[in-house]
Molecule: Glycine riboswitch aptamer
Organism: soil metagenome
This record gives sequence, structure tokens and C1' cells, in this order.
RNA sequence: GCGCGGGAGAGACUUCGCCGGCCAUUUCCGGCGAAGCGCCGAAGGAGCAACCGCCCCGGAAACUCUCAGGCGCAAGGGACCGCGC
Repeated sequence: GCGCGGGAGAGACUUCGCCGGCCAUUUCCGGCGAAGCGCCGAAGGAGCAACCGCCCCGGAAACUCUCAGGCGCAAGGGACCGCGC
């Protein structure tokens, strides 16, 4: 590095638009999209420097930040762990 398996956290939010359902309408419910606010850290990125090394020069976190990413279920992503090559 490849394959298989396991794999967390955070929205039951508000508004608007579209579609559908329900009583003719308002209302209400569901889905999708957008915006706003709130939130998460385990792709990535950045910062500090615990630590490490061939030692004054380097490598550097699961810590910190949240640019990116992510936040109902599901899907997807997923550090890390185990097995095999």
C1' cells in the first nucleotide's frame, strides 16, 4: 500500500421555495433544495510541542483550532484496531 471485518461524535432547530397528502382554502404532515443560527472532530488542513531520533538539526500527536468536512434514520465518509498478502 491492497483486500476483508469492526468503527464514534454533533439539529426531533427556525425561515423560505417546490412537490405530494388531508377538509374547498388557511392550518397541519411528509420529502427535496436553499438560507440562518446552533453544534461535532476520527478524511484533509493549520497551530502548540508532550514525545522521538541518525541530536542544535529534524520528525512530530488521539492535544488545540474549525478553513474544509460533518450533524434525525439510512447512505456516504471515517482516524484507529484485528486478520491475510